[in-house]
């Protein structure tokens, strides 16, 4: 320069024939225990990188921009 793949909770990632965004760990409360943790219950956390597009309807399909990685040169 040029092909490719990846960006989605605090972290690791799941989720596509287009239809209300999920798990683990962490984090917060709770039961238990004499009391910590471990264990078992429950909650909150998301502009799904960005900016358009198509479509009733987009994490998903088109297009661009950015960043990250690997390859050729």
């Nucleotide at each position: 320069g040029c092909c490719a793949g990846c960006g989605u909770a605090g972290c690791u990632c799941a989720g596509u024939u287009g239809g209300u965004a999920g798990a683990g760990c962490a984090a917060c409360g709770g039961u238990a225990u004499c009391g910590u943790a471990a264990a078992c219950c429950g909650u909150g956390g998301g502009u799904c990188a960005u900016g358009g597009g198509u479509u009733c309807g987009a994490c998903u399909c088109c297009c661009g921009u950015c960043g990250c990685u690997g390859g050729c040169u």
This is a predicted structure of a 73-nucleotide RNA (transfer RNA) from a Parcubacteria group bacterium.
The sequence is in RNAcentral, with records from ENA.
It matches the Rfam family "tRNA". It is annotated as a transfer RNA.
Model confidence (mean pLDDT): 80 of 100.